[in-house]
The prediction has a mean pLDDT of 85.
c-di-GMP-I riboswitch aptamer from a soil metagenome, 65 nucleotides, folded computationally.
The sequence is in RNAcentral, with records from MGnify.
């Protein structure tokens, strides 16, 4: 150089939570994927979320050294 929690405004959704904008607590893959575990939400289901709980899979550009 890159991402961006918490929190504040829009807007989406039943919610959990998403997206956008400000904002930066951290992050060396915090890029990407629900396969497995964990948590979350639910209308309980061959539902749904969370990749910034972990684990796994897979791409990865420059500079140093």
């Nucleotide at each position: 150089g890159g991402c961006a929690a918490a929190c504040c405004c829009g807007c989406c959704g039943g919610g959990a939570g998403g997206c956008g904008g400000g904002g930066a607590c951290g992050c060396a893959a915090a890029g990407c994927c629900a396969c497995g575990g964990g948590c979350c939400c639910a209308g309980g289901a061959c539902g749904g979320g969370u990749a910034g709980c972990c684990g796994g899979g897979u791409u990865g550009c420059c500079g140093a050294a």